[in-house]
Context: one part of a larger RNA
RNA sequence: UUGGGUUUAAAGGGUGCGCAGGCGGGGAGUUAAGUCAGCGGUAAAAUUUGGGGGCUCAACCCCGACGAGCCGUGAAAACUGGCUUGCUAGAGUGGGCGAGAAGUAUGCGGAAUGCGUGGUGUAGCGGUGAAAUGCAUAGAUAUCACGCAGAACUCCGAUUGCGAAGGCAGCAUACCAGCGCCCAACUGACGCUCAGGCACGAAAGCGUGGGUAUCGAACAGGAUUAGAUACCCUGGUAGUCCACGCAGUAAACGAUGAGCACUAAUUGUCCGGUCCGAGUGAGGGCUGGGUGAUACAGCGAAAGCGUUAAGUGCUCCACCUGGGGAGUACGCCGGCAACGGUGAAACUC
Repeated sequence: UUGGGUUUAAAGGGUGCGCAGGCGGGGAGUUAAGUCAGCGGUAAAAUUUGGGGGCUCAACCCCGACGAGCCGUGAAAACUGGCUUGCUAGAGUGGGCGAGAAGUAUGCGGAAUGCGUGGUGUAGCGGUGAAAUGCAUAGAUAUCACGCAGAACUCCGAUUGCGAAGGCAGCAUACCAGCGCCCAACUGACGCUCAGGCACGAAAGCGUGGGUAUCGAACAGGAUUAGAUACCCUGGUAGUCCACGCAGUAAACGAUGAGCACUAAUUGUCCGGUCCGAGUGAGGGCUGGGUGAUACAGCGAAAGCGUUAAGUGCUCCACCUGGGGAGUACGCCGGCAACGGUGAAACUC
RNA backbone atom coordinates (compact mmCIF):
# COMPACT_ATOMS: atom_id res chain seq x y z
C1' U A 1 0.00 0.00 0.00
C1' U A 2 -3.93 -3.48 -1.27
C1' G A 3 -7.45 -6.39 0.91
C1' G A 4 -10.11 -6.92 5.32
C1' G A 5 -11.81 -4.60 9.52
C1' U A 6 -13.09 -0.95 14.16
C1' U A 7 -19.79 -3.14 20.85
C1' U A 8 -16.58 -7.14 23.73
C1' A A 9 -10.46 -9.89 19.94
C1' A A 10 -5.88 -4.35 17.45
C1' A A 11 -9.05 -0.25 15.97
C1' G A 12 -14.67 5.56 16.38
C1' G A 13 -11.41 11.32 17.24
C1' G A 14 -14.31 13.59 24.36
C1' U A 15 -17.95 16.98 21.79
C1' G A 16 -19.60 20.75 18.46
C1' C A 17 -18.96 24.60 14.57
C1' G A 18 -16.68 24.94 10.11
C1' C A 19 -12.80 26.98 5.37
C1' A A 20 -10.41 23.94 1.65
C1' G A 21 -11.55 19.05 -0.27
C1' G A 22 -15.02 14.84 -1.35
C1' C A 23 -20.19 13.77 -2.39
C1' G A 24 -25.04 15.87 -3.73
C1' G A 25 -32.98 16.52 -5.26
C1' G A 26 -36.85 17.33 -9.85
C1' G A 27 -37.85 19.53 -15.05
C1' A A 28 -36.24 22.09 -19.72
C1' G A 29 -32.41 24.06 -22.95
C1' U A 30 -27.32 24.34 -24.25
C1' U A 31 -22.09 22.85 -24.12
C1' A A 32 -18.86 18.74 -25.05
C1' A A 33 -14.36 18.68 -20.04
C1' G A 34 -15.12 13.39 -18.37
C1' U A 35 -17.35 9.33 -21.35
C1' C A 36 -17.78 6.82 -26.35
C1' A A 37 -16.41 5.62 -31.77
C1' G A 38 -13.20 5.24 -35.92
C1' C A 39 -8.79 6.99 -38.41
C1' G A 40 -3.74 9.01 -38.54
C1' G A 41 0.96 10.17 -36.08
C1' U A 42 4.12 9.17 -31.96
C1' A A 43 5.16 5.78 -28.14
C1' A A 44 13.72 2.88 -29.90
C1' A A 45 14.90 -2.18 -29.36
C1' A A 46 15.07 -6.03 -25.96
C1' U A 47 11.50 -7.58 -22.01
C1' U A 48 6.01 -8.95 -20.81
C1' U A 49 1.14 -11.18 -23.06
C1' G A 50 -1.46 -14.24 -26.47
C1' G A 51 -0.50 -16.67 -31.84
C1' G A 52 3.04 -19.22 -35.15
C1' G A 53 7.92 -21.30 -36.14
C1' G A 54 13.43 -23.30 -35.28
C1' C A 55 17.45 -25.95 -32.17
C1' U A 56 15.52 -34.20 -30.59
C1' C A 57 12.37 -31.30 -25.85
C1' A A 58 13.11 -27.24 -22.63
C1' A A 59 15.69 -23.06 -21.37
C1' C A 60 17.05 -20.20 -25.58
C1' C A 61 16.27 -18.01 -30.51
C1' C A 62 13.11 -16.02 -34.73
C1' C A 63 8.43 -13.88 -37.08
C1' G A 64 4.69 -10.60 -37.54
C1' A A 65 0.49 -8.74 -34.30
C1' C A 66 -2.80 -6.61 -30.42
C1' G A 67 -3.16 -3.17 -26.32
C1' A A 68 -2.58 0.91 -22.77
C1' G A 69 -0.67 6.54 -22.83
C1' C A 70 -0.09 11.47 -25.49
C1' C A 71 -1.40 14.71 -29.80
C1' G A 72 -4.69 15.80 -33.85
C1' U A 73 -9.46 14.91 -36.33
C1' G A 74 -14.72 13.42 -36.48
C1' A A 75 -19.44 12.10 -34.44
C1' A A 76 -23.16 10.78 -30.44
C1' A A 77 -25.53 13.30 -26.15
C1' A A 78 -27.93 8.61 -22.13
C1' C A 79 -24.84 9.33 -17.67
C1' U A 80 -21.05 12.71 -14.67
C1' G A 81 -19.39 17.86 -15.07
C1' G A 82 -19.97 23.36 -16.86
C1' C A 83 -23.52 27.36 -18.19
C1' U A 84 -28.73 29.35 -18.62
C1' U A 85 -33.70 28.97 -17.04
C1' G A 86 -37.41 27.33 -13.99
C1' C A 87 -39.68 23.64 -9.66
C1' U A 88 -40.62 22.30 -4.36
C1' A A 89 -40.47 16.71 -1.88
C1' G A 90 -34.24 18.29 0.96
C1' A A 91 -32.67 22.66 3.84
C1' G A 92 -34.19 27.23 5.92
C1' U A 93 -37.52 31.64 7.19
C1' G A 94 -42.41 33.13 8.98
C1' G A 95 -47.22 32.52 11.88
C1' G A 96 -49.92 29.84 16.06
C1' C A 97 -49.03 26.75 20.26
C1' G A 98 -46.15 23.39 23.75
C1' A A 99 -42.81 20.73 27.26
C1' G A 100 -38.27 20.78 29.77
C1' A A 101 -33.04 19.75 36.36
C1' A A 102 -30.48 23.42 28.83
C1' G A 103 -27.46 28.04 30.13
C1' U A 104 -26.28 32.88 32.73
C1' A A 105 -27.33 36.54 36.54
C1' U A 106 -29.91 38.22 40.88
C1' G A 107 -33.04 37.62 45.13
C1' C A 108 -35.36 34.52 48.79
C1' G A 109 -36.33 29.79 51.88
C1' G A 110 -36.44 25.76 55.48
C1' A A 111 -34.08 21.32 57.52
C1' A A 112 -29.39 19.54 58.94
C1' U A 113 -24.20 20.44 60.58
C1' G A 114 -20.62 23.21 63.28
C1' C A 115 -19.65 27.35 66.37
C1' G A 116 -21.05 31.43 70.00
C1' U A 117 -24.13 33.35 74.27
C1' G A 118 -27.60 32.17 78.05
C1' G A 119 -30.99 28.58 80.86
C1' U A 120 -31.96 23.45 82.91
C1' G A 121 -28.93 19.53 84.60
C1' U A 122 -24.78 15.89 86.47
C1' A A 123 -20.90 12.35 85.42
C1' G A 124 -19.88 10.75 81.96
C1' C A 125 -19.70 11.36 76.43
C1' G A 126 -17.76 9.53 72.03
C1' G A 127 -16.02 5.51 69.32
C1' U A 128 -15.29 0.01 68.07
C1' G A 129 -15.33 -6.61 66.36
C1' A A 130 -13.29 -5.27 71.15
C1' A A 131 -10.65 -1.02 72.64
C1' A A 132 -7.76 3.19 73.06
C1' U A 133 -6.22 8.04 71.46
C1' G A 134 -9.94 12.27 71.94
C1' C A 135 -13.77 15.44 74.71
C1' A A 136 -15.62 16.33 79.96
C1' U A 137 -16.29 18.81 87.29
C1' A A 138 -12.49 25.22 84.14
C1' G A 139 -19.51 21.52 83.99
C1' A A 140 -19.07 18.09 78.63
C1' U A 141 -22.81 14.64 76.31
C1' A A 142 -28.27 15.50 76.57
C1' U A 143 -32.09 19.33 76.34
C1' C A 144 -34.39 24.51 75.60
C1' A A 145 -34.04 29.65 73.68
C1' C A 146 -31.53 33.23 70.76
C1' G A 147 -27.67 34.36 67.28
C1' C A 148 -23.72 33.55 63.41
C1' A A 149 -21.37 30.96 59.27
C1' G A 150 -20.60 28.17 54.99
C1' A A 151 -22.03 24.28 51.90
C1' A A 152 -25.73 21.05 49.91
C1' C A 153 -30.95 21.10 48.35
C1' U A 154 -35.05 15.72 51.83
C1' C A 155 -39.94 14.31 49.84
C1' C A 156 -41.81 14.90 44.64
C1' G A 157 -38.11 11.42 41.65
C1' A A 158 -39.32 7.71 37.64
C1' U A 159 -36.27 2.23 32.63
C1' U A 160 -38.77 10.62 33.78
C1' G A 161 -37.01 15.18 31.29
C1' C A 162 -33.31 18.72 28.92
C1' G A 163 -28.46 19.41 26.58
C1' A A 164 -23.55 18.50 20.99
C1' A A 165 -20.68 16.31 24.63
C1' G A 166 -18.85 17.38 29.52
C1' G A 167 -23.18 17.81 32.23
C1' C A 168 -27.91 19.87 34.52
C1' A A 169 -32.38 19.17 40.43
C1' G A 170 -35.02 23.95 46.75
C1' C A 171 -38.28 28.37 45.13
C1' A A 172 -38.96 32.99 42.36
C1' U A 173 -37.66 36.72 38.73
C1' A A 174 -34.97 38.58 34.48
C1' C A 175 -32.11 37.67 30.13
C1' C A 176 -30.80 34.19 26.47
C1' A A 177 -30.50 29.58 23.46
C1' G A 178 -32.01 24.95 21.44
C1' C A 179 -36.08 21.46 20.46
C1' G A 180 -41.21 19.45 19.19
C1' C A 181 -46.22 19.85 17.01
C1' C A 182 -49.77 22.34 13.75
C1' C A 183 -50.52 25.87 9.41
C1' A A 184 -48.43 25.99 4.47
C1' A A 185 -47.46 32.39 3.71
C1' C A 186 -42.09 32.99 1.95
C1' U A 187 -36.75 31.67 -0.04
C1' G A 188 -35.66 28.18 -3.92
C1' A A 189 -30.85 23.06 -3.36
C1' C A 190 -29.13 27.66 0.04
C1' G A 191 -27.58 20.50 1.35
C1' C A 192 -24.37 16.22 3.81
C1' U A 193 -19.57 15.28 5.60
C1' C A 194 -15.22 17.58 7.02
C1' A A 195 -8.04 17.01 6.88
C1' G A 196 -6.03 21.53 8.97
C1' G A 197 -8.46 25.47 12.12
C1' C A 198 -11.64 27.58 16.05
C1' A A 199 -14.67 26.86 20.37
C1' C A 200 -16.61 23.95 24.49
C1' G A 201 -14.81 20.21 27.65
C1' A A 202 -16.05 15.86 34.61
C1' A A 203 -12.75 15.25 38.55
C1' A A 204 -8.03 16.19 40.24
C1' G A 205 -4.25 20.03 39.51
C1' C A 206 -1.92 25.28 38.88
C1' G A 207 -1.85 31.14 39.48
C1' U A 208 -4.04 35.69 42.01
C1' G A 209 -7.67 37.36 45.52
C1' G A 210 -11.62 35.93 48.76
C1' G A 211 -14.19 32.20 51.78
C1' U A 212 -13.74 27.88 54.98
C1' A A 213 -19.68 24.88 58.03
C1' U A 214 -18.98 19.84 56.39
C1' C A 215 -16.02 16.21 54.48
C1' G A 216 -11.02 15.43 53.95
C1' A A 217 -5.23 13.58 50.23
C1' A A 218 -0.67 14.83 53.20
C1' C A 219 0.40 14.63 58.34
C1' A A 220 -0.15 13.29 63.83
C1' G A 221 -1.99 10.04 67.37
C1' G A 222 -4.84 5.37 68.91
C1' A A 223 -5.78 0.36 67.46
C1' U A 224 -5.01 -4.23 64.46
C1' U A 225 -0.74 -7.09 63.05
C1' A A 226 4.95 -11.07 62.79
C1' G A 227 5.28 -6.11 60.60
C1' A A 228 0.90 -2.41 59.05
C1' U A 229 4.34 3.57 55.87
C1' A A 230 -3.02 0.18 55.02
C1' C A 231 -8.06 -1.37 55.93
C1' C A 232 -10.94 0.61 61.62
C1' C A 233 -10.96 4.99 65.23
C1' U A 234 -9.77 10.34 67.09
C1' G A 235 -7.95 14.77 65.08
C1' G A 236 -6.41 17.45 60.73
C1' U A 237 -3.54 20.98 56.29
C1' A A 238 -4.08 21.55 51.02
C1' G A 239 -8.47 20.87 48.66
C1' U A 240 -13.79 20.76 48.59
C1' C A 241 -16.99 26.72 47.74
C1' C A 242 -16.76 31.87 44.95
C1' A A 243 -14.46 35.44 41.13
C1' C A 244 -10.98 35.85 37.19
C1' G A 245 -7.21 33.26 34.39
C1' C A 246 -4.53 28.53 33.02
C1' A A 247 -4.66 23.42 32.12
C1' G A 248 -7.21 19.91 28.14
C1' U A 249 -7.19 14.87 30.26
C1' A A 250 -11.09 10.25 32.01
C1' A A 251 -13.86 3.10 31.72
C1' A A 252 -14.79 11.70 28.30
C1' C A 253 -18.75 4.45 27.53
C1' G A 254 -23.93 2.98 24.19
C1' A A 255 -16.41 0.65 25.21
C1' U A 256 -21.10 1.39 19.07
C1' G A 257 -18.39 8.58 14.20
C1' A A 258 -21.92 11.90 11.35
C1' G A 259 -25.89 12.17 7.61
C1' C A 260 -29.73 10.01 4.20
C1' A A 261 -32.99 6.02 2.39
C1' C A 262 -35.35 1.15 2.96
C1' U A 263 -36.89 -3.14 6.00
C1' A A 264 -42.33 -8.14 10.28
C1' A A 265 -44.83 -7.65 14.75
C1' U A 266 -45.96 -6.69 20.36
C1' U A 267 -46.05 -3.71 24.80
C1' G A 268 -44.88 0.61 28.26
C1' U A 269 -43.79 5.71 29.07
C1' C A 270 -42.80 11.32 28.07
C1' C A 271 -44.13 15.76 24.86
C1' G A 272 -47.40 17.82 20.86
C1' G A 273 -51.76 17.99 17.12
C1' U A 274 -56.66 16.40 15.93
C1' C A 275 -61.45 13.66 16.42
C1' C A 276 -64.98 10.95 19.62
C1' G A 277 -66.61 10.89 24.53
C1' A A 278 -73.49 12.64 30.41
C1' G A 279 -69.39 16.71 33.51
C1' U A 280 -64.88 21.37 35.49
C1' G A 281 -64.13 15.74 31.46
C1' A A 282 -61.72 9.40 33.24
C1' G A 283 -60.86 7.04 28.76
C1' G A 284 -60.47 5.81 23.50
C1' G A 285 -59.24 6.40 17.84
C1' C A 286 -55.85 8.60 14.19
C1' U A 287 -51.24 11.21 13.52
C1' G A 288 -45.96 13.43 14.59
C1' G A 289 -41.46 13.65 17.78
C1' G A 290 -38.47 11.48 21.93
C1' U A 291 -37.23 7.49 25.47
C1' G A 292 -37.53 2.08 27.39
C1' A A 293 -38.67 -3.39 27.24
C1' U A 294 -39.63 -7.90 24.06
C1' A A 295 -39.06 -9.98 19.34
C1' C A 296 -39.39 -11.83 13.06
C1' A A 297 -36.26 -11.58 8.99
C1' G A 298 -31.34 -10.51 8.54
C1' C A 299 -26.55 -10.06 10.79
C1' G A 300 -22.83 -12.01 14.27
C1' A A 301 -17.14 -16.22 16.37
C1' A A 302 -20.51 -16.18 20.02
C1' A A 303 -22.51 -13.15 23.84
C1' G A 304 -25.97 -10.68 21.52
C1' C A 305 -27.91 -6.54 17.98
C1' G A 306 -32.60 -6.26 16.00
C1' U A 307 -36.99 0.57 12.53
C1' U A 308 -32.87 4.33 18.61
C1' A A 309 -29.38 -2.07 14.09
C1' A A 310 -24.27 -4.56 15.34
C1' G A 311 -29.90 -5.58 9.17
C1' U A 312 -29.92 -3.80 3.63
C1' G A 313 -27.54 0.27 0.67
C1' C A 314 -25.13 5.24 -0.38
C1' U A 315 -21.77 9.76 0.94
C1' C A 316 -17.85 11.88 3.95
C1' C A 317 -14.36 11.79 8.10
C1' A A 318 -11.36 9.21 11.98
C1' C A 319 -8.73 4.86 13.27
C1' C A 320 -6.35 -0.64 13.25
C1' U A 321 -2.42 -4.17 11.09
C1' G A 322 1.14 -9.91 16.55
C1' G A 323 2.77 -9.50 22.23
C1' G A 324 6.53 -6.86 24.98
C1' G A 325 9.93 -2.72 24.56
C1' A A 326 6.09 1.95 24.84
C1' G A 327 2.16 5.82 24.71
C1' U A 328 8.55 5.14 26.36
C1' A A 329 13.15 7.79 23.93
C1' C A 330 14.66 11.72 20.68
C1' G A 331 13.02 16.02 18.06
C1' C A 332 9.21 19.64 17.48
C1' C A 333 4.66 22.29 19.22
C1' G A 334 1.82 23.90 23.62
C1' G A 335 2.03 24.90 29.21
C1' C A 336 3.80 28.98 35.13
C1' A A 337 4.46 24.03 36.43
C1' A A 338 2.28 19.37 36.71
C1' C A 339 2.20 17.63 32.23
C1' G A 340 -0.38 17.34 27.27
C1' G A 341 -0.07 16.57 21.73
C1' U A 342 2.76 14.20 17.94
C1' G A 343 5.46 9.57 18.34
C1' A A 344 9.87 5.64 16.83
C1' A A 345 13.94 2.04 16.94
C1' A A 346 17.40 -1.51 18.76
C1' C A 347 16.42 -5.83 21.28
C1' U A 348 13.21 -9.92 22.62
C1' C A 349 9.14 -13.82 22.39
Notes
Predicted 3D model of a 349-nucleotide part of an RNA (small-subunit ribosomal RNA, central domain) from an uncultured organism. RNAcentral holds the full RNA, with entries from Greengenes. The coordinates come from a structure-prediction model, not an experiment, and the mean pLDDT is 84.